[in-house]
């Protein structure tokens, strides 16, 4: 300089072929307890950025940014 993988809540991962995003920990709350802490119930919280295709995009397509691998 080329190739190829990968970005999804505060961390970590999922979402056959496009039909609108789910969990786990954390945090808040609630409940129990003399009280903490465990268990259990409820929330709050996301698709790296632009743009394009479609009736629809976290998924495809272009183009950047950020990460890692590998080759020169």
């Nucleotide at each position: 300089g080329c190739u190829c993988c990968c970005g999804u809540g505060g961390c970590c991962c999922a979402a056959g072929u496009g039909g609108a995003a789910g969990g786990g920990c954390u945090c808040g709350g609630g409940c129990c307890u003399u009280g903490u802490a465990a268990a259990c119930c409820c929330g709050c919280g996301g698709u790296c950025c632009c743009g394009g295709u479609u009736c629809g995009a976290a998924c495809c397509c272009g183009g950047g940014c950020g990460g890692g691998a590998g080759c020169u």
Molecule: transfer RNA
Organism: Alphaproteobacteria bacterium